Molecule: transfer RNA
Organism: Verrucomicrobiota bacterium
Order: sequence, then C1' cells, then structure tokens
RNA sequence: GGGCCGGUAGCUCAAUGGUAGAGCGGCGGACUCAUAAUCUGCGGGUCACAGGUUCGAUCCCUGUCCGGCCUA
Repeated sequence: GGGCCGGUAGCUCAAUGGUAGAGCGGCGGACUCAUAAUCUGCGGGUCACAGGUUCGAUCCCUGUCCGGCCUA
C1' cells in the first nucleotide's frame, strides 16, 4: 500500500429503515443488630466524525479518524 472486521451507557454487548435496550457497575429504598446476598426503584447516550439517499438513518451509500486481523 491492498483486503476484511469493528467503533452504541462507566465496562461487556444487543437493536436487519419507524420514539435506543440488556447484563454488570453506580445511586436511592426494602430486608438485617450490621455487612454481604436478595428484592425493588432511579439516573446515565451529540449511536467515532462529516456528507449523501429517504417522509424518516444506530441501520443503506461515500469520505475521514481510531482499533484489530490477513496479505504484499
């Protein structure tokens, strides 16, 4: 240089064009003499960035950036 895969909550990851979710973690409450465990509630997101297509984009197309793998 070329090819492929990935970038979404603090972390690990879903969501195949129609209001962005789960588990863990965090915070509040219940339970307990207390802690842990358990139960319950809550908050947390410019979906890497910029354009394009579309009535509508995390999703489709193009470019850029970052990470991984393969190859010369």